RNA sequence: AAGUGACCGACGCCUAAUCCUGGCUGGGAACGGGGGAUCCAACCUCUUGGGGUGAAUCUCGUCUCGGCGAGAAGGGUGACCUUUCCACCCUAACCCGUCAGCUAACCUCGUCGGCGUUGAAAGGCCUUUCG
Numbered sequence: 001a002a003g004u005g006a007c008c009g010a011c012g013c014c015u016a017a018u019c020c021u022g023g024c025u026g027g028g029a030a031c032g033g034g035g036g037a038u039c040c041a042a043c044c045u046c047u048u049g050g051g052g053u054g055a056a057u058c059u060c061g062u063c064u065c066g067g068c069g070a071g072a073a074g075g076g077u078g079a080c081c082u083u084u085c086c087a088c089c090c091u092a093a094c095c096c097g098u099c100a101g102c103u104a105a106c107c108u109c110g111u112c113g114g115c116g117u118u119g120a121a122a123g124g125c126c127u128u129u130c131g
Stems, first nucleotide, its partner, number of pairs: 011116004018029004030111006040101001049099001050096004057072006074090005080124006
C1' cells in the first nucleotide's frame, strides 16, 4: 500500500416498497398489487385441480435422485440521457384454497427486506473554471 472488520454520516444499487403530517395503533400524497359489468374472448372446469405476486421459466445431461452442470428465454449493474460494443451477476421465494379471462364505476391490499458498483465510443444535456 492493498485487503479485512466495527461504528457514524453522505452518496448510490436491487425492489412498488418513498415522501409529508401538531393532534400518530393514525392520516395524506405518490408508487405498486388483487377483485370486479356491458362488449369481446372462452366453450371451460370437474385431483393430472385451478390461480396470483415476482425477471426468476423452459430444454438437455449427470446423479448417491439431496443435488450438480450446460444452453435458450427473461432480468440487473458498470454513478446525467439515448444508442452500440464489452465485462460481471441473478434466474429465488412465497401466497390463495376448489375459486377468479378482459373489465368502467366500485371494492380492497402493500409501502418490506437486502446490498456497495465505478469499462469504452458516438450524439446530446447540465454544471464549474478561465479568456
Molecule: c-di-AMP riboswitch aptamer (ydaO/yuaA leader)
Organism: Chloroflexota bacterium